[in-house]
Molecule: transfer RNA
Organism: Thermococcaceae archaeon
RNA sequence: CCCGCGGUAGCCUAGCCUGGGAGUGGCGGCGGACUGUAGAUCCGCAGGUCCCCGGUUCAAAUCCGGGCCGCGGGACCA
Numbered sequence: 001c002c003c004g005c006g007g008u009a010g011c012c013u014a015g016c017c018u019g020g021g022a023g024u025g026g027c028g029g030c031g032g033a034c035u036g037u038a039g040a041u042c043c044g045c046a047g048g049u050c051c052c053c054g055g056u057u058c059a060a061a062u063c064c065g066g067g068c069c070g071c072g073g074g075a076c077c078a
Stems, first nucleotide, its partner, number of pairs: 001074007010027003020058001029045005051067005
């Protein structure tokens, strides 16, 4: 430099294809039940710039363009 995939809550992750209510699930956090206490188990709750900028559209996490970052592969290694 080229190609592919990815970026969604503190962490991992579904949803993206085929635009319209953001949680899909798990871990973690907080509160409660249970327990002598804690753990385990069960119930509930909170937590968001869906990486950034722009475009299309009545409407964008989703489509299009550009950029940043991560992973994998290729090329180069004069």